The RNA shown here (SAM riboswitch aptamer (S box leader)) has 110 nucleotides and comes from Mucilaginibacter sp. Of the family's consensus pairs, 97% are formed in the model. Taxonomically the source falls in Mucilaginibacter (Bacteria, Pseudomonadati, Bacteroidota, Sphingobacteriia). Rfam family: SAM riboswitch aptamer (S box leader). Rfam describes the family as follows. The SAM riboswitch is found upstream of a number of genes which code for proteins involved in methionine or cysteine biosynthesis in Gram-positive bacteria.
[in-house]
RNA sequence: UGCUUAUAGAGAAAGACGGAGGGAUUAGACCCUGCGAAGUCUUGGCAACCUGUGCUUACAAGGUGCCAAAUUCUACUUGAGAGCCAAUUGGCUUCCGGGAAAGAUAAGCG
Numbered sequence: 001u002g003c004u005u006a007u008a009g010a011g012a013a014a015g016a017c018g019g020a021g022g023g024a025u026u027a028g029a030c031c032c033u034g035c036g037a038a039g040u041c042u043u044g045g046c047a048a049c050c051u052g053u054g055c056u057u058a059c060a061a062g063g064u065g066c067c068a069a070a071u072u073c074u075a076c077u078u079g080a081g082a083g084c085c086a087a088u089u090g091g092c093u094u095c096c097g098g099g100a101a102a103g104a105u106a107a108g109c110g
Base pairs, nucleotide, nucleotide: 001110002109003108004107005106006105007104013043014042015041016040017039021032022031023030026075027074028073029072044067045066046065048064049063050062051060052059053058071102076099077098078097079096081094082093083092084091085090
């Protein structure tokens, strides 16, 4: 870095250094941030997958991972409702759902 499969409205932060950004990417919205962002380190914690014990719900915390917000929300497609415009079967707005894509994590494979 690629492929396959699975999962996602749950859970879990302090300190030191650092010094202005951050929330994957593009756009928009929204949010976090000098009461200190990213990043690095230390300590602590969580328990998604693997693993171990029990095998029922659980427990452990060894491996990977994670510790603001639904993967922060929307975008593509589709279904139902409401409203508006046009009058042709259409268009627009709003709202509630389904699916896909993309990304993330794990396990397996190359």